[in-house]
RNA sequence: UCCCCUAUGGUGUAACGGCAGCACGCUGGGUUUUGGUCCCAGAGAUCCAGGUUCGAAUCCUGGUGGGGGAU
Numbered sequence: 001u002c003c004c005c006u007a008u009g010g011u012g013u014a015a016c017g018g019c020a021g022c023a024c025g026c027u028g029g030g031u032u033u034u035g036g037u038c039c040c041a042g043a044g045a046u047c048c049a050g051g052u053u054c055g056a057a058u059c060c061u062g063g064u065g066g067g068g069g070a071u
Stems, first nucleotide, its partner, number of pairs: 001070007010024004018054001026042005047063005
């Protein structure tokens, strides 16, 4: 320098181009003598910038980070 893969809450992961969901964790409440377990409720995410489309986490282009390969 070039090629390939990859990026979603704090973590791990889902999502035909059509409401971003689940588990753990976190917060509040219930239960308990306390803690844990259990139950109820809540906050919290699509790497960035453009494009296509009625509609983009998803498709296209460029960039950034990570991983692998060629030289």

This is a predicted structure of a 71-nucleotide RNA (transfer RNA) from a bacterium. It matches the Rfam family "tRNA". Rfam describes the family as follows. Transfer RNA (tRNA) molecules are approximately 80 nucleotides in length. Model confidence (mean pLDDT): 82 of 100.